[in-house]
RNA sequence: UUAUGGGAAAACCAAACUCAUCGUGAGGUGAGGACGGAAAGCCAAGGGUUUCAGAAUGAAAUGGCCGGUUGCCGCU
Numbered sequence: 001u002u003a004u005g006g007g008a009a010a011a012c013c014a015a016a017c018u019c020a021u022c023g024u025g026a027g028g029u030g031a032g033g034a035c036g037g038a039a040a041g042c043c044a045a046g047g048g049u050u051u052c053a054g055a056a057u058g059a060a061a062u063g064g065c066c067g068g069u070u071g072c073c074g075c076u
Base pairs, nucleotide, nucleotide: 003076005073006072012037013036017032018031019030020029021028022027035064041069042068043067046066047065048062049061050060051059052058
């Protein structure tokens, strides 16, 4: 450095649900909470799905759907 792995060690994130709040909505934010995650970090001008309008077309959401990309440790 690469592959592989996540046993150990040190860490990290946070589903559903509840309360508050923003939004037409999908959904987002904060607090609690912990189903789980080896990237559940980041990317919405790669695909998929969803929402609004609805003739076409456009806009929005979703990264914990797939995908891309960058990382921690070193039992191998």